[in-house]
């Protein structure tokens, strides 16, 4: 330098043949349960889906582009 993957809640991820209010899990937080706690139960919040643009009626998806992070390949003067 070049192919290729992957960026979504604090944290691990799921959703990606475009469809309308964006999920789970675990964790925080409130309750119940306990003499206090621990485990268990119920419940509330919690992301304009890495930045920007673009197409489209409508984009987490699809296109350009940049940022980080991976994993192969090149050159190695």
């Nucleotide at each position: 330098c070049c192919g290729c993957c992957c960026u979504u809640a604090g944290c691990u991820c799921a959703g990606c043949u475009g469809g309308a209010u964006a999920g789970a899990g675990c964790g925080u937080c409130g309750g119940a349960c306990u003499u206090c706690g621990a485990a268990u139960c119920c419940g509330c919040a919690g992301g304009u889906c890495g930045g920007g643009g673009g197409u489209u009626c409508g984009a987490a998806u699809c296109c350009c582009u940049c940022a980080g992070g991976g994993c192969g390949g090149g050159c190695c003067a």